[in-house]
RNAcentral holds the sequence, with entries from ENA, Greengenes and SILVA. The RNA shown here (small-subunit ribosomal RNA) has 1404 nucleotides and comes from an uncultured bacterium. Its Rfam family is "Bacterial small subunit ribosomal RNA". The coordinates come from a structure-prediction model, not an experiment, and the mean pLDDT is 85.
């Protein structure tokens, strides 16, 4: 003291959630000990059993048992009779049972708190004065007879006592009557004086000189303390969706009643009382002191202690009594249990324990009256589930423990990690030491004070004694309990758990799991590498507890008095008027209710706070103080509010002058349109739409002329402009009213703002009633679009727009901005008045607008017309969705309006701004993008590739663009990864290491598809003399090898695409609260962020371009294999051959081309246009060259790798097949379809750039040919593979052909162990589809397309495919509106996995 959570990020709004305290708690795991507190929070549900209020014989009658005495009968230990003593059960009487204890149903009220009143009252028992207790009576329980009943009880007859009951006698006073006196007061019953009538009463006990005393009682009275009763100010709950209550209601006057006051009650006579400041009414609920929280303020809350009220099965009565309307009295009535003989009776745990339902959930049917405190009594003493204490329960606080010290080879086991090693950890054994705790002995307090009694003394009265009343000694008494506490033995001995470790929040790895099981307070987490599930380790955290649930406050400034807000986030009433209340200018004068200040009183105690004390500390517990913010009296003060009074002109109006206006009613009046009507003219169409029909028109429309009619609306002026309170107001005229400015005078003298409610006005639609009705034009009608079109287009049309009466009352009723009032820089337009001024202008008051500063503000923006800066008032807001919905009351003829919710529901919904993506948005701009033009492709036939099917298997990848003649630059075996069948297990391949045999190697039978098995022959490394040493082969052994098995969403590398598009960032620096933004935008300009220029930007970096490579031209140097001009020689011929370096060429270094020059445009730029020169001109033409970054693109089968799997197999050998299969789809070539050709011929037609020794191969031979014999030459500018289209001549004549060549037969060559599956090429035969291809769709801008050949890679053999070479050689691009991609700039956005988005409705 804050933090997660809305976004791709940002700020703000706002909720949601979390960290903190607490708790009579409960529920999980766990569990040692002491102290001191708590412990039916749920049905005021219902109880069994005990016990919780009794006591006094010193108040009476009387008396069982017992105890001392007489006494009598006599069996000498027993009945009987008596006397005192005790005095049990019971009964009269006092006294107490109204306290204690218990609970929170009820109550919104003087019930409580708090602070008054009482002149309107009461007070047993205690306390102090005063004054008295004279003398009589009849009675009744009990007791004894007896009746009734089962029991509870009842009842009738005798008889009995009293401090029970009742006359009568005395009365100081008190009360009551009637006079009087005084003194406060709003009054009254206050004090005081006099006189009348009238009213008490009990006794019982010690003493004793028997006279009295004394004590406990008793009546009367005063006064005191105590505890009550009533009154009355103030204060504490929620609903207005409860707005009106009230008849004994309010008040009088008389009775009555009560301790008292009082409609309390009556009886009469008034008609009042309460309420918007919240009244009735409804829900809820004991209150307070305190208790939790909280910095406070405030909220929550009302257990345990304390006060205070209400209750006592449930309602309802009154009786007794000082006190009840009485928890463990009484009556009556109800539910309910219980007894019972069926007639009848009894009961009340919300007292202590205890039961049983309930419930998440709360205790012993314990001891003890030893202390405390109580009721009775003279006292002992009795009684006390109050209380004192023990059990039970970690339910709470508060304190001890579970050991301390040393102890690394850092043991052992676990976890981790390839391995070294971490790490659990000085932890642990081990060595020592202590002994709380715990067992066991032994000892042991204080809690108790002193009462009777007994004894000493002392004081008061008294003649004495008993008594009184004070000190002192002595005196009995402990439930807890042998308890706390002590000392001694004894032994580390008896004692540790629970939660988290993704972020918030402190603490991580590992295996298992595989959107499963599960986590989860909120965000979220799990789909095969989970720090988030489960478990281990380990590690945080707290500790006899730890968490988990449920409340409260806190955090939440999230109801905001401290201490929010309302333009867009949720909030300003549509607008005036105006009442209630709220606030209110300047000056004096008084009051002194608010306010300030002293005093008093009170505010219980506890409890809080601070000191100090006691228990070993500490919780507890005691003292002292302070606090208790509060409320009452009182004394002072007078600023400032209120109240009174008097004044004043400034705010507020009056009235006189001046003015500007679509301001509002009502009459009239006009012209232009449009329709309709009647005529004229005149003819085939009109009319609508992208286009079309309905529609209308030869019955004469539409155009056009003329006259008519009828509604409604006012064109240009016209505006950024005016008026109106808002809605809203527009041809003119005129009457009537309303408001508003402006100068200058005069007057009134605070009259004034703001307004909950009310009232009135309030657009459009809408509603009744009565009009009107051109034109438009909901709803209908039909035509159109259309997958459908209950729309949008079009043709027609009623309501309705219009007028007058009434109603409805809403709105994006917006400036999304309540009203009024002051104060705070500026600039510029307008509108309407004043001044000055000739005029341009300038000052000045109203009123409308744009810009801006300071301040505001989340930003955007606002900015004197404020959203700045105050002030006063009203109105609203409080996540989002349920919802302005339901219901309820109000309004309305209805329609509908006004108020206005919840359940459940989600983690948000939102504002404003940023950066992208995006658009059937706007500029600008590019690309074979379209255009524009050539050729294809999609149709035939056959290559190849894929889908699919099909199979033992048809291995395996690639799939939109960016798979699909792709990997594969070549599948007969091999390749091979797949089947099938056979056979191998250290293994086909590596490394190492033991033992062990042997040397490798070469030849050959047999079985055998082959791998394998199996036999025979020939031969015996290297170094050293030798041991031995190195190499090699095989055989057992173990380590491991091995995998084209899996994940490419675990990954490096490599590729692919956008894209060779011009973009992507940095640094500093300035702007912004920040995300970001500037630079990189902006004006030119480029192929180009290419360059200039400008600019809060300057700079750089990757990329563009250039450096590099062929290719064009050229110079120099080298000239052999290349080349031959001159010179010489020579051929059938030929650089053939001397020789030459001049050309061609080769290949190695240089030049050249840079907008370098001129002319124009341009900004005096950069560039552009044209032109000169030049092989080449404005990047000359091609390549290699690919930025940040984007598709979880592609590749685990190139290769590497993490993790998982397989190990006599998923791993390695073989044979044989398979990958080639074939109803079918689709990509990509090829070859045609033909005459710009087909076929033949002739000519030594002409090329590049490659390639050749397991080779390329020439001349020559054969062979129609593939091809075959043969073999010069040549590791190559030397030899050899080597051209075709073209071009010349001929021939075919438009046909399924002398076109096309597929498929298929003989017959043949080639390569190979082997062409049967399944190669290629040749001859001959055959001679299918095809006559140029729907929808769609491709490439290509110049040496390109098109077309022709040739060459390489791979390879034994096999391209129509892939890479390259050159030959021949075009058409057209006006232009960027369309379509596809792209690049800049804006603008919109609810998209950001970013439009193949988000979203809405229905149904499942």
């Nucleotide at each position: 003291a804050g933090a997660g959570u809305u976004u791709g990020a940002u700020c703000c709004u706002g909720g949601c959630u979390c960290a903190g305290a607490a708790c009579g708690a409960a529920c999980g795991c766990u569990g040692g000990c002491g102290g001191c507190g708590c412990g039916u929070c749920u049905u005021a549900a219902g109880c069994a059993u005990g016990c919780a209020a009794g006591u006094c014989g010193g108040a009476c009658g009387g008396c069982a048992a017992g105890g001392c005495g007489g006494g009598a009968g006599c069996u000498u230990g027993c009945u009987c009779c008596u006397g005192c003593c005790c005095u049990a059960g019971a009964g009269u009487g006092g006294c107490g049972g109204a306290c204690u204890g218990g609970u929170g149903a009820g109550u919104a009220a003087c019930a409580c708190g708090u602070g008054g009143g009482u002149g309107a009252c009461a007070u047993g028992c205690c306390c102090u004065g005063c004054g008295g207790u004279u003398g009589g009576g009849g009675a009744u329980a009990g007791c004894c007879g007896g009746u009734a009943g089962a029991a509870a009880u009842a009842c009738c007859g005798g008889g009995u006592a009293a401090u029970a009951c009742c006359g009568a006698a005395u009365a100081c006073g008190a009360g009551c009557g009637c006079g009087g006196u005084u003194g406060a007061u709003a009054g009254u019953g206050g004090a005081c004086c006099g006189c009348g009538a009238g009213g008490a009463a009990a006794g019982g006990g010690g003493c004793c000189a028997a006279g009295g005393c004394c004590c406990c009682g008793c009546c009367g009275g005063a006064g005191g303390a105590u505890u009550g009763g009533c009154c009355c100010g103030c204060g504490g709950c929620c609903c207005a969706u409860u707005a009106g209550c009230u008849a004994g209601u309010u008040g009088g006057u008389g009775u009555g009643g009560u301790a008292a006051a009082g409609g309390c009650g009556c009886a009469c006579c008034a008609a009042g009382g309460c309420g918007a400041u919240g009244a009735u009414g409804g829900g809820u609920a004991u209150c307070c002191g305190g208790c939790c929280u909280g910095a406070g303020a405030g909220g929550g809350u009302g257990a345990u202690c304390g006060g205070a009220c209400a209750c006592a099965u449930u309602g309802g009565g009154a009786c007794u009594g000082a006190g009840a309307u009485a928890c463990g009295g009484c009556c009556c009535a109800g539910a309910c249990u219980c007894c019972u003989a069926c007639g009848g009776g009894a009961g009340g745990c919300a007292g202590c324990a205890g039961c049983u339902a309930a419930g998440a959930a709360u205790a012993u049917u314990c001891c003890g009256c030893a202390a405390u405190g109580g009721a009775c009594g003279a006292a002992a003493g009795u009684c006390u589930g109050a209380c004192g204490g023990a059990g039970c329960g970690a339910c709470g606080c508060c304190g001890c423990g579970u050991g301390g010290a040393c102890g690394a080879g850092g043991a052992a086991g676990g976890c981790c990690g390839g391995a070294a090693g971490g790490u659990u950890g000085u932890a642990a054994a081990g060595u020592u030491c202590u002994u709380u705790u715990g067992g066991g002995a032994c000892u042991g307090a204080a809690g108790a004070a002193u009462a009777a009694g007994c004894u000493g003394g002392g004081c008061a009265g008294g003649g004495a004694a008993u008594g009184g009343u004070c000190c002192g000694g002595u005196g009995g008494u402990g439930a807890c309990g042998g308890u706390a506490g002590g000392u001694c033995c004894u032994g580390a001995a008896u004692a540790a758990g629970c939660a988290a470790c993704g972020g918030c929040u402190a603490a991580u790895u590992a295996c298992g799991u595989g959107c499963c099981a599960g986590c989860a307070g909120c965000c979220g987490c799990g789909g095969u590498a989970a720090c988030a599930c489960g478990u281990a380790a380990g590690u945080u955290g707290c500790g006899a507890g730890c968490g988990u649930u449920g409340u409260u406050c806190g955090g939440a400034a999230u109801c905001a008095u401290u201490g929010g807000g309302c333009g867009u986030a949720a909030a300003g009433g549509g607008c005036a008027u105006g009442u209630a209340g709220g606030c209110u200018g300047c000056g004096c004068u008084g009051c002194a209710a608010g306010c300030c200040u002293g005093g008093u009183g009170u505010g219980a105690a506890a409890u809080c706070c601070a000191c100090g004390g006691g228990c070993u500390c500490a919780a507890c517990c005691c003292g002292u103080g302070g606090a208790c913010u509060g409320c009452a009296c009182u004394g002072g003060g007078a600023a400032c509010u209120a109240c009174a009074g008097u004044g004043c002109u400034g705010g507020a109006g009056u009235c006189g002058c001046u003015g500007a206006g679509g301001c509002g009613g009502a009459a009239c009046u006009g012209g232009a349109a449009u329709u309709c009507c009647a005529g004229g003219u005149g003819u085939a169409g009109g009319g609508g739409u992208g286009a079309a029909a309905u529609c209308u028109g030869c019955a004469g429309a539409u155009a056009u002329c003329u006259g008519g009619a009828a509604g409604a609306a006012c064109a240009c002026c016209g505006a950024u402009g005016g008026c109106g309170a808002a809605g809203g107001c527009a041809a003119g005229u005129u009457c009537c009213g309303g408001g508003c400015a402006g100068a200058c005078g005069a007057c009134u003298g605070a009259c004034g703002c703001u307004g909950a409610g009310g009232u009135g006005c309030g657009a459009a639609g809408g509603u009744g009633c009565g009009g009107g009705g051109a034109g438009c034009g909901a709803a209908c009608a039909g035509g159109a679009u259309u997958a459908g079109a209950u729309a949008c287009c079009c043709u027609g049309g009623u309501a309705g727009u219009c007028c007058g009466c009434a109603c409805a009352g809403u709105a994006a009723a917006c400036g999304a901005u309540g009203u009024a009032c002051a104060c705070u820089a500026g600039g510029u337009g307008u509108c309407c008045g004043g001044c000055c001024a000739g005029a341009a202008g300038g000052c000045u008051g109203g009123g409308u607008g744009c810009c801006g500063g300071a301040g505001c503000g989340a930003a955007c923006g606002c900015g004197a017309u404020a959203a700045g800066u105050g002030u006063a008032c009203c109105g609203c807001c409080u996540g989002g969705g349920a919802a302005g919905u339901a219901u309820g009351c109000c309004c309305g003829c209805a329609a509908g309006g006004g108020u206005g919710a919840a359940a459940c529901u989600c983690a948000a919904a939102g504002g404003a701004a940023u950066u992208g993506a995006c658009g059937g948005g706007g500029g600008c701009c590019c690309g074979c993008a379209c255009a524009a033009g050539c050729g294809g492709u999609g149709g035939a036939g056959c290559a190849u590739g894929u889908g699919g099917u099909u199979u033992a298997a048809u291995u395996c990848g690639a799939u939109g663009a960016u798979a699909c003649g792709c990997g594969a630059g070549g599948a007969a075996c091999c390749u091979u990864a797949c089947c099938u069948g056979g056979g191998c297990u250290u293994g086909a391949c590596a490394u190492a290491u033991g033992c062990u045999g042997g040397a490798g190697g070469c030849g050959g039978g047999u079985g055998g598809a082959g791998a394998c098995a199996u036999c025979c022959g020939c031969g015996c490394g290297u170094g050293g003399c030798a041991a031995c040493a190195c190499g090699c082969c095989g055989g057992c052994a173990u380590a491991c090898a091995g995998g084209u098995g899996c994940u490419g969403c675990a990954u490096g590398g490599c590729u692919g695409u956008c894209g060779u598009c011009a973009g992507c960032u940095c640094g500093u620096g300035c702007c912004g609260u920040g995300a970001g933004g500037u630079g990189u935008u902006g004006g030119g300009u480029u192929a180009a962020g290419u360059c200039c220029c400008g600019c809060a930007a300057c700079g750089a970096g990757c990329g563009c371009a250039a450096c590099c490579c062929c290719u064009a031209c050229u110079g120099c140097c080298a000239g052999u294999u290349g080349c031959c001009a001159a010179c010489a020689g020579g051929u059938g011929a030929a650089g053939c051959u001397g020789g030459g370096g001049a050309c061609u060429c080769c290949g190695g270094c240089g030049g050249a081309a840079c907008u370098g020059c001129c002319g124009g445009u341009g900004a005096c730029a950069a560039a552009c246009c044209g032109g000169a020169g030049g092989a080449a001109g404005g990047u000359g033409g091609g390549g290699a060259c690919g930025a940040c970054g984007u598709c979880a693109a592609a590749u685990c089968a190139u290769c590497a790798u993490g993790c998982c799997c397989c190990u006599u197999a998923u791993g390695a050998c073989c044979u044989g097949g398979g990958c080639u299969a074939c109803a079918c789809a689709c990509g990509u070539a090829c070859u045609a379809c033909a005459a710009u050709g087909g076929c033949c011929g002739u000519u030594a037609a002409c090329a590049g750039a490659g390639g050749g020794a397991a080779g390329c191969a020439a001349u020559a031979g054969g062979g129609c040919g593939a091809c075959c014999u043969g073999g010069a030459g040549c590791a190559a500018a030397u030899c050899c593979c080597u051209a075709a289209a073209a071009a010349c001549g001929g021939u075919c004549c438009c046909a399924g052909u002398u076109c096309a060549g597929a498929u298929u037969g003989c017959a043949g060559g080639c390569u190979g162990c082997a062409a049967c599956u399944c190669g290629c090429c040749u001859g001959u035969a055959u001679g299918a589809a095809g006559u140029c291809g729907g929808a769609a769709u491709u490439g290509c801008u110049a040496g390109u397309a098109a077309u022709c050949g040739c060459g390489g890679a791979u390879c034994a053999g096999c391209a129509u495919g892939c890479c390259g070479c050159g030959g021949u050689g075009a058409a057209u691009a006006c232009g960027u509106u369309c379509c596809c991609g792209g690049g800049c700039c804006u603008u919109g956005c609810a998209c950001a996995c970013a439009c193949c988005g988000c979203c809405c409705g229905u149904c499942a």